[in-house]
Molecule: Fluoride riboswitch aptamer (crcB RNA motif)
Organism: Actinomycetes bacterium
RNA sequence: AUCACCCCAGGCGAUGAGGCUCGCCCGACAACCGCGAACACUCGCUGAUGGCCUCUACCCCGUG
Numbered sequence: 001a002u003c004a005c006c007c008c009a010g011g012c013g014a015u016g017a018g019g020c021u022c023g024c025c026c027g028a029c030a031a032c033c034g035c036g037a038a039c040a041c042u043c044g045c046u047g048a049u050g051g052c053c054u055c056u057a058c059c060c061c062g063u064g
Base pairs, nucleotide, nucleotide: 010025011024012023013022016055017054018053019052020051021050034045035044036043037042
């Protein structure tokens, strides 16, 4: 100096925030950027989580 691996940090996991945890990427033109039909236009569907708890927003039902 180069390469490989591990750890920490950082970033990412279809819409926000906090905590915990899992996975992935890691010097990056990287990890990531939902599903169905049409495939030309366009139309339809689920969820604020990767997962758990909480908050906020939204939706449904009931009560005052």